[in-house]
Molecule: transfer RNA
Organism: Candidatus Doudnabacteria bacterium
């Protein structure tokens, strides 16, 4: 230089290959419980989905291009 993967919540990942409201552990913060902690248990915050444009009545998911990261070839 080519090729293939990945980029979604603070971390680790789902979303049955276009429509429902983008969701789960962890964590974080509240609450109840205890004598108090811790564990479990109950609530809530937190996302413009890597940028940029395009396709489309609609895009996290399709195309281009661009950034990063991670393998292979050379």
């Nucleotide at each position: 230089g080519c090729c293939g993967g990945c980029g979604u919540a603070g971390c680790u990942c789902a979303a049955u290959u276009g429509g429902u409201u983008a969701g789960a552990g962890c964590g974080u913060g509240g609450g109840a419980c205890u004598c108090a902690u811790a564990a479990g248990c109950c609530c809530a915050a937190g996302g413009u989905a890597g940028c940029u444009g395009g396709u489309u009545c609609g895009a996290a998911g399709c195309c281009a291009g661009c950034c990063g990261c991670c393998g292979g070839c050379a």